RNA sequence: AGAGUUUGAUCCUGGCUCAGGACGAACGCUGGCGGCGUGCCUAACACAUGCAAGUCGAACGGAGUUGUGAGAGAGCUUGCUUUCUUGCAGCUUAGUGGCGGACGGGUGAGUAACGCGUGAGUAACCUGCCUUUCAGUGGGGGAUAACACAGGGAAACCUGUGCUAAUACCGCAUAACGCAAAACCAUGGCAUCAUGGUAUUGCCAAAGAUUUAUUGCUGAAAGAUGGACUCGCGUCCAAUUAGGUAGUUGGUGAGGUAACGGCCCACCAAGCCGACGAUUGGUAGCCGGGCUGAGAGGCUCAACGGCCACAUUGGGACUGAGACACGGCCCAGACUCCUACGGGAGGCAGCAGUGGGGGAUAUUGCACAAUGGAGGAAACUCUGAUGCAGCAACGCCGCGUGAAGGAAGAAGGUCUUCGGAUUGUAAACUUUUGUCUUGUGGGAAGAUAAUGACGGUACCACAGGAGGAAGCAACGGCUAACUACGUGCCAGCAGCCGCGGUAAUACGUAGGUUGCGAGCGUUGUCCGGAUUUACUGGGUGUAAAGGGUGCGUAGGCGGAUCUGCAAGUCAGAUGUGAAAGACCAUGGCUUAACCAUGGUAUUGCAUUUGAAACUGCCGGUCUUGAGUACAGGAGAGGUAAGCGGAAUUCCCAGUGUAGCGGUGAAAUGCGUAGAUAUUGGGAGGAACACCAGUGGCGAAGGCGGCUUACUGGACUGUAACUGACGCUGAGGCACGAAAGCGUGGGGAUCAAACAGGAUUAGAUACCCUGGUAGUCCACGCUGUAAACGAUGGAUACUAGGUGUAGGGGGUAUCGACUCCCCCUGUGCCGGAGUUAACACAAUAAGUAUCCCACCUGGGGAGUACGAUCGCAAGAUUGAAACUCAAAGGAAUUGACGGGGGCCCGCACAAGCAGUGGAGUAUGUGGUUUAAUUCGAAGCAACGCGAAGAACCUUACCAGAACUUGACAUCCUGAGAAUCCUUACGAGAGUAGGGAGUGCCUUUCGGGGAACUCAGAGACAGGUGGUGCAUGGUUGUCGUCAGCUCGUGUCGUGAGAUGUUGGGUUAAGUCCCGCAACGAGCGCAACCCCUAUGGUUAGUUGCUACAUUCAGUUGAGCACUCUAGCCAGACUGCCGUUGACAAAACGGAGGAAGGCGGGGACGACGUCAAAUCAUCAUGCCCUUUAUGUUCUGGGCUACACACGUACUACAAUGGCGAUUAACAAAGGGGAGCGAAGUAGCGAUAUGGAGCAAAUCCCAAAAAAUCGUCUCAGUUCGGAUUGCAGGCUGAAACUCGCCUGCAUGAAGUCGGAAUUGCUAGUAAUCGCGGAUCAUCAUGCCGCGGUGAAUACGUUCCCGGGCCUUGUACACACCGCCCGUCACACCAUGAGAGUUGAGAACACCCGAAGUCUGUAGCAUAACCGCAAGGAGUGCGCAGCCGAAGGUGGGCUUAGCGAUUAGGGUGAAGUCGUAACAAGGUAGCCGUA
Repeated sequence: AGAGUUUGAUCCUGGCUCAGGACGAACGCUGGCGGCGUGCCUAACACAUGCAAGUCGAACGGAGUUGUGAGAGAGCUUGCUUUCUUGCAGCUUAGUGGCGGACGGGUGAGUAACGCGUGAGUAACCUGCCUUUCAGUGGGGGAUAACACAGGGAAACCUGUGCUAAUACCGCAUAACGCAAAACCAUGGCAUCAUGGUAUUGCCAAAGAUUUAUUGCUGAAAGAUGGACUCGCGUCCAAUUAGGUAGUUGGUGAGGUAACGGCCCACCAAGCCGACGAUUGGUAGCCGGGCUGAGAGGCUCAACGGCCACAUUGGGACUGAGACACGGCCCAGACUCCUACGGGAGGCAGCAGUGGGGGAUAUUGCACAAUGGAGGAAACUCUGAUGCAGCAACGCCGCGUGAAGGAAGAAGGUCUUCGGAUUGUAAACUUUUGUCUUGUGGGAAGAUAAUGACGGUACCACAGGAGGAAGCAACGGCUAACUACGUGCCAGCAGCCGCGGUAAUACGUAGGUUGCGAGCGUUGUCCGGAUUUACUGGGUGUAAAGGGUGCGUAGGCGGAUCUGCAAGUCAGAUGUGAAAGACCAUGGCUUAACCAUGGUAUUGCAUUUGAAACUGCCGGUCUUGAGUACAGGAGAGGUAAGCGGAAUUCCCAGUGUAGCGGUGAAAUGCGUAGAUAUUGGGAGGAACACCAGUGGCGAAGGCGGCUUACUGGACUGUAACUGACGCUGAGGCACGAAAGCGUGGGGAUCAAACAGGAUUAGAUACCCUGGUAGUCCACGCUGUAAACGAUGGAUACUAGGUGUAGGGGGUAUCGACUCCCCCUGUGCCGGAGUUAACACAAUAAGUAUCCCACCUGGGGAGUACGAUCGCAAGAUUGAAACUCAAAGGAAUUGACGGGGGCCCGCACAAGCAGUGGAGUAUGUGGUUUAAUUCGAAGCAACGCGAAGAACCUUACCAGAACUUGACAUCCUGAGAAUCCUUACGAGAGUAGGGAGUGCCUUUCGGGGAACUCAGAGACAGGUGGUGCAUGGUUGUCGUCAGCUCGUGUCGUGAGAUGUUGGGUUAAGUCCCGCAACGAGCGCAACCCCUAUGGUUAGUUGCUACAUUCAGUUGAGCACUCUAGCCAGACUGCCGUUGACAAAACGGAGGAAGGCGGGGACGACGUCAAAUCAUCAUGCCCUUUAUGUUCUGGGCUACACACGUACUACAAUGGCGAUUAACAAAGGGGAGCGAAGUAGCGAUAUGGAGCAAAUCCCAAAAAAUCGUCUCAGUUCGGAUUGCAGGCUGAAACUCGCCUGCAUGAAGUCGGAAUUGCUAGUAAUCGCGGAUCAUCAUGCCGCGGUGAAUACGUUCCCGGGCCUUGUACACACCGCCCGUCACACCAUGAGAGUUGAGAACACCCGAAGUCUGUAGCAUAACCGCAAGGAGUGCGCAGCCGAAGGUGGGCUUAGCGAUUAGGGUGAAGUCGUAACAAGGUAGCCGUA
């Protein structure tokens, strides 16, 4: 510090996710040691048991006990025991009394508050114990607990009577530097006042103990400590909480308090708080600090420290220096326990511990040795504070599990191309060490005299032995680390992207590797990355985002200049900012963590001193901002009234006759009752052609005939006046298209709804005919629009060019439509700059300042709920749950378009012949079957693989057989091989019999090669699967003209340029131009055939000469022909056009002319195109079978459908005949087979010749002549019968041919559709491959030989350019809504169940306060009676809980219901994206 993820790719916007750190954690796997820390985050839920606050006998009287005296009595063993009384000295302690139980310890429920933090204040306060100082401590009195007795009670406990003490209680005395009162003086301050002084009056104290020091007690002053109160500032979320408040705000008086105060009360006034967020609701203890971060910030409040609050819930006071009191009291509520049912007891959020809750958190330990606390004079006692130990890898830190050497690179494992690689110096093995560990011994500090829980601990020494000590996660990318097997969209993984559908580096396992390591992963939470709330540090034309527009309030900001002040600002000083923590340094534990000491820091707040530039404030001055005045001209600016012509419609009348109207085409509609058309007259409403213009005006919406009245604003000029009066503008107010609403008018046109006619599969639409609201006016409402420049307002600055509208000025003697300059408005182009790009560019989206509004992923949703407004429709404000990993902007390349332009092609058109109808052949589908083997599937499968299924082929079916196999290699044994033959069997085969010995070598035993048989195992075999694992081959776009690269340039980039443009071509063919210049694969050419000629050669070919029946023979190679070489054609020549080009057109010459004709040749790529059944091949499957052999059957089936052909339907023909002709290209040895002979014929016989320019197939056929005369025929030949022939072991299933007989359909073919542009179509025959036989198929060959092309509008396909796009699997694309089903969350909902905050009323505990008629009463007064005072009782105010009530807020449930989201292949349509087939979209009905 970044990375992954939207796309085919790119840039941007934007969200989601990851890598880091942290934790009071939890869970999974694993686990050696030590140190230091930490450990109920949940139920402030309930608690058994023990402990956590006592102490003082030097305050007091008792009681008990021990010891010891004295006295008296008794017993007697006369010095012992015992009883009583009275002393003394110890010890113990129930009670009275004192101090402490307000500290320490726990928890975070409540609290949004002066609660906390920080800084001030108290002239408005208190303070026990402690310290200092001053003064005092005299003299009396009356009770009471304990105790005893009596009584009540189950108990807790209580009552009565009687006795007694005090440092308990009460008077009196003494008092001031105390308190109070009022007065005067002085000083100070802050209003009340404070301090000091003077004199006066009134009032208030005490306690003793021990005795040796001493220590208590009382009053006063001061300090210290601790508290109380007040104030400034700071302190979470919500405005879908906007108004709140009656003791409320203030005053006066009284009360109360330590003290101020509505703190409380009476009276008076009507205030007080609030948009700078009151009130209400929700949430929460606050801070030092902690985590994170570069910082600013964000989150957090465990442990340690400070403050606050609480102690089962609520209320209350008492005591006290201090409490409204965790281990005190009273009352009420809930709960638990005891009970004799009458009544009582209790409060772990102290330490342990239990139950419960929970994902989850420890011992009912030791000790007061240390530190600290309470009491005490002290010894000492108490102390679950504390110090320690126990449990837990919960965290941090440290150490270890060995170290060095060691290659036969062992074994084993894993992988393998079988060679090896890896685990791996790793192990074994050798040497060595001893941290931890184990054993033994010694043994601290913590303690300054004694006292050590920890603890025989830390530590030290010796000894033993590598012995006891390694796991976890990951390995597709992010992200370091890869292979094998298993699985087969299953099981599973996953933080995001995403893996898994038979070759998974992504699942599971193994090996290996990587990372960390006594831990490692996962989950959760926080910060970071995230500049993704932007103060530092973001945006708003199109990505989310400018308010529809103006006026204006608060607020924010504000021109020039001069004084002053000092609020902001800056500088210095002072106080504070606790300690701990952080940082730095040093030191102590062996190191570290940890701890100690010192320093820094603590960015803040407050006080004070100073400065005066800037902001601010007071005051003065100025004119340039702003405004006023005056003079002008421009304008659809607004409102009202009036007027006008054209047109539509309607009415009346005339003329006139059969149609009009409307559409893609029609129909509905109108019209013989006279329409449309036309003429005249009239009515009525609405809108204002031309002018008219990216012209004008207005804030926006918007404004258009003419005239008049009223009226707003802007502009230009002048520079007279005011003197900053300005800009913006939350709320607020006003205006605000269309549609819509209300009332009343009006109603010509147009026209939602509606009706009819069409279209259509449907058509609730588009089209047509009608037509009502509405459209118009007045008044009122609504308040929204894609209200758009998708661009808020203001000011200033920053190159130009060119239009246009309004005004002004200058120059030229005057003058002007020229020209120049200025201001204002409105456009276009364009530089810098900006921008993601597109684009903007003085009318900024540039550079700056100020103010307002708005945005923060998509969907849910501008929805729900609530509130406000509205007559309603609805508007404004405006969420969440849930869900996705995208949604989006701009631009790029393609593809596509029922977009455009240009061009081509038998693409259409123009023609010719067909197919589709018939019969047959053949292929396919379907069906059937034991099997009808398999593949091919739009074009580009279907006379295709198959250039030929009776057996074989053959892969299929039935049956019969074999299992190292039909075939290959290796080993062993036997035998040469081979040939003949018998039985059985359908055959394969099974079981025999016989003949026979070769080749090489030899040491003569044998060995070897080839072949056969038998045997064992390695293996063979597979037309089994996967063409979506592959190679190779092929089809197709397409013989279309395209497809790319290097360098350069442009662009942030994908990419572009080149390759586009102007011409031209069959062609990216060529030329010209051009930020391109070149090059490659394609095109063309080079190759073959063919068309002409030359030359060479001359047999089997040919024949000018001779000869013959005959190219038969001679002679010859001239000609034809054959087949080698060469020539020829290049827009080369001429003319015209063209741009002086390329090229095109015409012409000449030429056998051939513009590529002469044909073939081979197929760019980058597309279709997961075809083929595992040509072949090859990975993987999988099979192995007495999915292999191999055999017989028979099937591939030939047959209601049907389709493709491709053949033959026809006839006279351009059929038949017959005559003869006579005329080809080319091929084939031939298990072959072609002549002549001759037989047969009607197929064919048979025959066998000449020929391995072929020699012989044979071989006859070419259409042609010509005659006949038939338009018929189901002398057309057509299917089908069938009979008789034959051929091939072949074999012709039934299932071949071909011949003869005779039979003589179906069919009379030119619906919708639709195919081929062909010249030696072509059409037509005619011939040959070949395959092949024993079998062709209407296929591949070739020649003969005869046309018609038509105006042309490119349309159909199909293709190329180039351009345009749009929401497509990129690329239009066979994408995608919307209803309905049906499942699931999820949410809204509404008759209601129902809780909870909460207040309010009103009732009841009213404890208790303070007030009052007091009743009762009681020791201290004081009084001689007494009595009084004062006090207590009880009673009453009153207040008052918790409780009850009643009506609303409010909030949560749960709820039949039903509404929309939303998600879901694999559901249904219906096709709304959007292309002109998306009616351009789309916004508002409204």
Molecule: small-subunit ribosomal RNA
Organism: uncultured bacterium